[in-house]
């Protein structure tokens, strides 16, 4: 330099053109002499920009970052 793949909550991940789920973690409450465990509740996310569309997390393009392969090189 070229090509491919990936980016969703603090972490690990699912998913779809029509209100984004789960697990784990966090907070609060119940329980307990205390802790742990258990139960209940609450808050928390689509990397940035542009385009298409009535509507974009999803489709297209660019950028950024990560991973893999190929090529070149003193």
């Nucleotide at each position: 330099g070229c090509g491919g793949c990936c980016a969703u909550a603090g972490u690990u991940u699912a998913g779809u053109g029509g209100u984004a789920g789960a697990a784990u973690g966090a907070u609060u409450g119940c329980u307990u002499c205390c802790c742990a465990a258990g139960c209940a509740a609450u808050a928390g996310a689509u990397g940035g920009g542009a385009g298409u569309c009535c509507g974009a997390u999803u489709c297209u393009c660019c950028c950024u970052g990560g991973c893999c392969g190929c090529a070149c090189c003193a």
The RNA shown here (transfer RNA) has 74 nucleotides and comes from Candidatus Giovannonibacteria bacterium RIFCSPHIGHO2_01_FULL_43_100. NCBI's taxonomy places the organism under Bacteria, Bacteria candidate phyla, Candidatus Giovannoniibacteriota. Rfam family: tRNA. About the family: Transfer RNA (tRNA) molecules are approximately 80 nucleotides in length. By type it is a transfer RNA. The prediction has a mean pLDDT of 80.